[in-house]
RNA sequence: GGCUCCAUGGUCAAGCGGUUAAGACAUCGCCCUUUCACGGCGGUAACACGGGUUCAAAUCCCGUUGGAGUCA
Numbered sequence: 001g002g003c004u005c006c007a008u009g010g011u012c013a014a015g016c017g018g019u020u021a022a023g024a025c026a027u028c029g030c031c032c033u034u035u036c037a038c039g040g041c042g043g044u045a046a047c048a049c050g051g052g053u054u055c056a057a058a059u060c061c062c063g064u065u066g067g068a069g070u071c072a
Stems, first nucleotide, its partner, number of pairs: 001071007010025003018055001027043005048064005
């Protein structure tokens, strides 16, 4: 340098054009308990960046950035 793949809460991770962007762990509050732990209920918190297509984009296209693999 060429090609392929990936980027979603603090962490992991689902999503295949239209639902309020699921779930788990973590964290916070309440309940339970003499207390702690366990358990139950609830809350906060996310689509790497810039453009394009579309009535509508996390999702499709182009570019940039970062990471991984492979070839030279």
Annotation:
Transfer RNA from a Lachnospiraceae bacterium, 72 nucleotides, folded computationally. It matches the Rfam family "tRNA". By type it is a transfer RNA.